[in-house]
Molecule: transfer RNA
Organism: Candidatus Woesearchaeota archaeon
RNA sequence: GGGCCUGUAGCUCAGCGGGAGAGCGCGUGACUGAAGAUCAUGAGGUCGCUGGUUCGAAUCCGGCCAGGCCCA
Numbered sequence: 001g002g003g004c005c006u007g008u009a010g011c012u013c014a015g016c017g018g019g020a021g022a023g024c025g026c027g028u029g030a031c032u033g034a035a036g037a038u039c040a041u042g043a044g045g046u047c048g049c050u051g052g053u054u055c056g057a058a059u060c061c062g063g064c065c066a067g068g069c070c071c072a
Base pairs, nucleotide, nucleotide: 001071002070003069004068005067006066007065010024011023012022013021018055026042027041028040029039030038048064049063050062051061052060
């Protein structure tokens, strides 16, 4: 330098055009002598950045950034 893959909540990951979600973690309440477990409830996201396509983009296209693998 070239090719491919990945980037979504604090962590691990779903979601592949029209509701942004799950598990764990965190807060509050219930339970307990207290904690753990369990139950209920809640908070937390400029979907890596930027432009484009579209009535509508996390999702499709271009460029860039970061990480991984391969080739040179």